[in-house]
Molecule: Bacterial RNase P class A
Organism: Paracoccaceae bacterium S46
RNA sequence: GCGGUGGGCUGGAUGGCCGCGGCGGCAGCCAGUCUGUCCGUCGAGGAAAGUCCGGACUCCCAAAGGCAACGGUGCCGGGUAACACCCGGGCGGGGCAACCCGACGGACAGCGCCACAGAGAACAGACGGCCCCGCAUGUCGGGGUCACGGUGAAACGGUGGGGUAAGAGCCCACCGGGGCCCUGGCAACAGUGCUCGCAUGGCAAGCCCCACCGGGAGCAAUGCCGAAUAGGAUCUCCAUCAUGGGCGGCCUUUGCCCCGGAGAUCGGGUUGGCAGCUAGAGGGGCCGUGGCAACACGGUCCUGAGAAGAAUGGUCAUCUCGGGGGGUGCGUGCAUCCCCUAUGACAGAAUCCGGCUUACAGGCUCACCGCGCAU
Numbered sequence: 001g002c003g004g005u006g007g008g009c010u011g012g013a014u015g016g017c018c019g020c021g022g023c024g025g026c027a028g029c030c031a032g033u034c035u036g037u038c039c040g041u042c043g044a045g046g047a048a049a050g051u052c053c054g055g056a057c058u059c060c061c062a063a064a065g066g067c068a069a070c071g072g073u074g075c076c077g078g079g080u081a082a083c084a085c086c087c088g089g090g091c092g093g094g095g096c097a098a099c100c101c102g103a104c105g106g107a108c109a110g111c112g113c114c115a116c117a118g119a120g121a122a123c124a125g126a127c128g129g130c131c132c133c134g135c136a137u138g139u140c141g142g143g144g145u146c147a148c149g150g151u152g153a154a155a156c157g158g159u160g161g162g163g164u165a166a167g168a169g170c171c172c173a174c175c176g177g178g179g180c181c182c183u184g185g186c187a188a189c190a191g192u193g194c195u196c197g198c199a200u201g202g203c204a205a206g207c208c209c210c211a212c213c214g215g216g217a218g219c220a221a222u223g224c225c226g227a228a229u230a231g232g233a234u235c236u237c238c239a240u241c242a243u244g245g246g247c248g249g250c251c252u253u254u255g256c257c258c259c260g261g262a263g264a265u266c267g268g269g270u271u272g273g274c275a276g277c278u279a280g281a282g283g284g285g286c287c288g289u290g291g292c293a294a295c296a297c298g299g300u301c302c303u304g305a306g307a308a309g310a311a312u313g314g315u316c317a318u319c320u321c322g323g324g325g326g327g328u329g330c331g332u333g334c335a336u337c338c339c340c341u342a343u344g345a346c347a348g349a350a351u352c353c354g355g356c357u358u359a360c361a362g363g364c365u366c367a368c369c370g371c372g373c374a375u
Stems, first nucleotide, its partner, number of pairs: 001371010012319007020043006026036003029032001045346001049357002052355005057218004070214005075089005090104001091102004105209002110207002112203003127149002129145006135138001157175006176198001177196004182191003222275004232266007244258004282303009322341009
């Protein structure tokens, strides 16, 4: 210098004027769930998003424990209130490397499946080829053989040698694999040795087995206040036993009840209002201690949206970033100066918190890797 890998930060700045929402103060009179042109103060994000996980909180509720069903999680250890998150490690795969990716428990508990192609797809198989035999000498028949070809995602260990009619773990060496012990490690796992010719493919995002976790619904949760109208219950008073309606599966008779008006009380409850509501497993900076780290503990300082058709905005000036034009300098695409122009990437709280995922113009910064050149 070129190319790459993994993190962190930022997400236009300052000021004037006008406006909006919350809180506090002050003032007013119609004295309130009020008004105000007054004063002060606070007022979106790293993702506020998707609503995908985990909780707090509230109600239902036996919901404290066990069993069953159902659902979830799934290498090991640690962190955490908890997690499917984070950190560290192991194993497998990719990359020269920095580094990245992985639903990564169990296939000798049992069942099931393996398309197409291919002779054969699980305790297999003879299509071509190779070898042996037969006689009818052929595009023949019988047998042996998986070393070679061909098919496939996958062909029942691999390479070399011996052996053989040709072959084959048939035998041997090395590699791979199963089992057992030992050593290291908390563990996942790794390594040495002995042993077994090899016994046995893959799929559990198929059923299943094992271990662990989980009651349901959600702030439109939930609690309180509460008119007018209509409807409900009870009581009192007045009127009344006529019609009508209801009561056994149906009909008749008998019987019982209801049906009118006025007033009072009670309860439910719609619009609405208040609470829940934002100070909590809070957040951030600096320092110390423990830890490889995630993180935990301690000290100190700073900070603090809370609306309800839903505020957090508009405008002006200067600067910055972006685009365009011109001048100057040279190394001709860079530096610098001037002018014009547009306006800010993704996106906006809605009970709160911890995560994950997704979206994101531009800028700043740290560490590491590879190649080239110079010393």